A computed fold for a 99-nucleotide RNA from Aneurinibacillus sp., annotated as Bacterial small signal recognition particle RNA. NCBI's taxonomy places the organism under Bacteria, Bacillati, Bacillota, Bacilli, Aneurinibacillus. It matches the Rfam family "Bacterial small signal recognition particle RNA". Its Rfam clan is "SRP clan". The coordinates come from a structure-prediction model, not an experiment, and the mean pLDDT is 76. It was read from a public genome assembly, where an Rfam model found it.
RNA sequence: GGCUGGGUCUUGCGCAGCGGGUACUCGUGAACCCCGUCAGGUCCGGGAGGAAGCAGCGGUAAGCGAGGAUCCCGGGUGCCGCAAGGAAGCCUCGCCUGA
Numbered sequence: 001g002g003c004u005g006g007g008u009c010u011u012g013c014g015c016a017g018c019g020g021g022u023a024c025u026c027g028u029g030a031a032c033c034c035c036g037u038c039a040g041g042u043c044c045g046g047g048a049g050g051a052a053g054c055a056g057c058g059g060u061a062a063g064c065g066a067g068g069a070u071c072c073c074g075g076g077u078g079c080c081g082c083a084a085g086g087a088a089g090c091c092u093c094g095c096c097u098g099a
Stems, first nucleotide, its partner, number of pairs: 001096003005092004009085006015078002018074004024067005034059004042051003
């Protein structure tokens, strides 16, 4: 220097990962305008009984906090894989040739 191949390039798909969101789980969470149970007391009744129901307790809604599979969305994420395409340039394995 030459040749083949490969990489760098483009597109698509896949995988992983990152960010955001979601189902779900846990915790918290309503003076009253959520539910249940309602001590005490109140009311109705001659009585038996009944009614409403505060506090308390329990459970929850919205919300808040933590966790978090799966799923959804996104990208100049990736020494990743596959396929297709590709001028020039660069890098590189192998081979050939020359100095």